[in-house]
RNA sequence: AUGUGCAUCUAGGGUUCCGGCCUGACUUCAAGGUGCCUGGUCCGAGAGAUGCAGUCCUCGGGUUAUUCGAGGAUACACGGCGGGACAAAAACCCGGGAGA
Numbered sequence: 001a002u003g004u005g006c007a008u009c010u011a012g013g014g015u016u017c018c019g020g021c022c023u024g025a026c027u028u029c030a031a032g033g034u035g036c037c038u039g040g041u042c043c044g045a046g047a048g049a050u051g052c053a054g055u056c057c058u059c060g061g062g063u064u065a066u067u068c069g070a071g072g073a074u075a076c077a078c079g080g081c082g083g084g085a086c087a088a089a090a091a092c093c094c095g096g097g098a099g100a
Base pairs, nucleotide, nucleotide: 004053005052006051007050008049009048012043013042017040018039019037020034021033022032023031054074055073056072057071058070059069060068061067076096078099082094083093084092
C1' cells in the first nucleotide's frame, strides 16, 4: 500500500571466473596481456515484462467473534550533474531525490 514485497526474466551493464583473441619460432601445459571479444557465469530497472503474495472495492456463505469463497482494481510517471557498492560498470543504490 489501489502507490507494497518477493521471484523469474528482459532492455541495459561491465570483466572477478570460464571461454575467445594476442604474446613468447611451432605444438601442449602454465604465465602475462586484452571487454574498441557478438559469448557462458555475474550485476540488472520506481518511471520494462510476467508470475505469486499483499492491499483496496463489490458480491455470496458462515460464526457471538477472529473467517471462507468468487469477481474486479492496483492508476500516472519528463528527469540530470555528482556520489556509492561489488572484480567492474550500468537504466543497480542515493532516487518517484535536485530540478522540470
Molecule: Guanidine-I riboswitch aptamer
Organism: soil metagenome